[in-house]
RNA sequence: GCUUGUGUAGCUCAGAGGUAGAGCGAGUGGCUGUUAACCACUAGGUCGGGAUAUCGUAAUUCUCCACAAGCG
Numbered sequence: 001g002c003u004u005g006u007g008u009a010g011c012u013c014a015g016a017g018g019u020a021g022a023g024c025g026a027g028u029g030g031c032u033g034u035u036a037a038c039c040a041c042u043a044g045g046u047c048g049g050g051a052u053a054u055c056g057u058a059a060u061u062c063u064c065c066a067c068a069a070g071c072g
Stems, first nucleotide, its partner, number of pairs: 001071007010024004018055001026042005048064004
């Protein structure tokens, strides 16, 4: 330099165009003599940035950024 892939909650990851979810973690409450475990509830996201097509996007297309792999 070229090609491909990935980027979504604190972490690991889902999410085939119609208001974004799970597990773990965190907080609160319940239970218990206490802790843990267990049960219930709650909070936490400008979906990497900017454009594009669309009535409508996390999702399409383009570009940039970061990371990874391959090739030279």
Notes: This is a predicted structure of a 72-nucleotide RNA (transfer RNA) from an uncultured Erysipelotrichaceae bacterium. It was read from a public genome assembly. Model confidence (mean pLDDT): 83 of 100. Its Rfam family is "tRNA".